[in-house]
RNA sequence: CUCUUAUCAAGAGUGGCAGAGGGACUGGCCCGAUGACGCCCAGCAACCGUUCCGUUGGAAUUGGUGCUAAAUCCUGCAGAACAAGUAAUUGUUUUGAGAGAUAAGAG
Repeated sequence: CUCUUAUCAAGAGUGGCAGAGGGACUGGCCCGAUGACGCCCAGCAACCGUUCCGUUGGAAUUGGUGCUAAAUCCUGCAGAACAAGUAAUUGUUUUGAGAGAUAAGAG
C1' cells in the first nucleotide's frame, strides 16, 4: 500500500508543557491568544491479549492498539417519501453506496 470482516448518534480533564493554526479531502459550518492543534500526565472504551464466571454470553483490565468539541460536525453519488413550484428545480426526512477512521486477519 491492497484485500476481507466488524464498528463508527454512548463514554472520557477547571491538569502540565508549548505557542498558531486546527476540524482527512470538497462545499459549508465551527474550534482557536479566555491558548486551539500537538506532546506529557490523567481518563474513557473493551477490537485483540490475559484472567475469572460458566455460555454461545457476562465481568475485570497488569498487556498491544485506539479514543477523549460538535453524529465520521454536516455534506458529496444513487433511490424513496413528503412539501413548495406551471415546470425546470428546491427543501426536509430517510435508505443504500462511496470516501474516511479504528481494530483484527491475510497478501

Overview
Predicted 3D model of a 107-nucleotide RNA (SAM riboswitch aptamer (S box leader)) from Neobacillus niacini. The sequence is in RNAcentral, with records from Ribocentre. The organism belongs to Neobacillus, within Bacteria.